[in-house]
RNA sequence: AACUUAUCCAGAAAGGCAGAGGGACCGGCCCGAUGAAGCCUUGGCAACCUGACCGCGUUUGUCGCAAACACGGCUAAGGUGCCAAUUCCGUCCUGAAACCUCGGGACAGAUAAGUU
Numbered sequence: 001a002a003c004u005u006a007u008c009c010a011g012a013a014a015g016g017c018a019g020a021g022g023g024a025c026c027g028g029c030c031c032g033a034u035g036a037a038g039c040c041u042u043g044g045c046a047a048c049c050u051g052a053c054c055g056c057g058u059u060u061g062u063c064g065c066a067a068a069c070a071c072g073g074c075u076a077a078g079g080u081g082c083c084a085a086u087u088c089c090g091u092c093c094u095g096a097a098a099c100c101u102c103g104g105g106a107c108a109g110a111u112a113a114g115u116u
Stems, first nucleotide, its partner, number of pairs: 001116008013042005021031003026090003043083003048079003051075001053073003057069005087108001092105005
């Protein structure tokens, strides 16, 4: 970098440095000198993966226990991620409605795990 699978209406910010941008892209609409991006420190959220623990099942060994595996739970130690607004909303297709709007899907994107 590409591909596959899962999730994306929940949740969680203070301080320091810095000094004008940021919310992926485009259109909107927002955030921002009452301080954007970025960097650092501390804290927090979540539970994708690993580990620990518990339960249940299967298999094996063996002798009434142990191991491995699958599933469920719990924890938050390790690896990531995240801490304005639903992925902030929309674009393409479609259902309902016909003033406003509400829903489903696709595309795109983000994150995790895996493969090449």
Predicted 3D model of a 116-nucleotide RNA (SAM riboswitch aptamer (S box leader)) from a Bacteroidota bacterium. It was read from a public genome assembly, where an Rfam model found it. The model forms 91% of the base pairs in the Rfam consensus.